A computed fold for a 102-nucleotide RNA from a Thermomicrobiales bacterium, annotated as SAM riboswitch aptamer (S box leader). The sequence was found by an Rfam model in a public genome assembly. Lineage of the source: Bacteria > Pseudomonadati > Thermomicrobiota > Thermomicrobia > Thermomicrobiales.
[in-house]
C1' cells in the first nucleotide's frame, strides 16, 4: 500500500522538557497557538482486541489496560445524491481507528 467488516455527537492533565507552529493530504473557511504550537517524557482516556469476572440463546454487562489507539471544537467545517419551506435527516464518497484476509 490493497480487501472485508465495524466504529466515528461520548472518553482524556492549570505537570516536565521543547521553542512555533498546529488542526490528516491539496485548497477554501473557521480556529487553536509567547497567558507558549508540533515533538518527546510522564499522566490520562477505554472503542476495537485480549485477560478475568458475571448473566447467556444470539450476546450483553463490568473490570483490568497486555497488544494497538487516542487526549480543542462532530472525523473543526467544506464532496455527491436524495428527502425537507426551514432547522435538519437518509445514502454514498473521503479520512481515521481496530480486528481479520492475499
Nucleotide at each position: 500500500g490493497c480487501c472485508u467488516u465495524a466504529u466515528c455527537a461520548g472518553g482524556a492533565g492549570a505537570g516536565g522538557u521543547g521553542g512555533a507552529g498546529g488542526g490528516a493530504c491539496a485548497c477554501g473557511g473557521c480556529c487553536c497557538u509567547g497567558u507558549g504550537a508540533a515533538g518527546c517524557c510522564c499522566g490520562g482516556c477505554a472503542g476495537c482486541c485480549u485477560g478475568c469476572g458475571c448473566a447467556c440463546g444470539a450476546u450483553g454487562c463490568g473490570c483490568a489496560a497486555g497488544g494497538u489507539g487516542c487526549c480543542a471544537a462532530u472525523u473543526c467545517c467544506g464532496g455527491c445524491a436524495g428527502a425537507g419551506a426551514g432547522a435538519u435527516c437518509u445514502g454514498c464518497g473521503a479520512g481515521a481507528u481496530a480486528a481479520g484476509g492475499g
Rfam family: SAM riboswitch aptamer (S box leader). About the family: The SAM riboswitch is found upstream of a number of genes which code for proteins involved in methionine or cysteine biosynthesis in Gram-positive bacteria.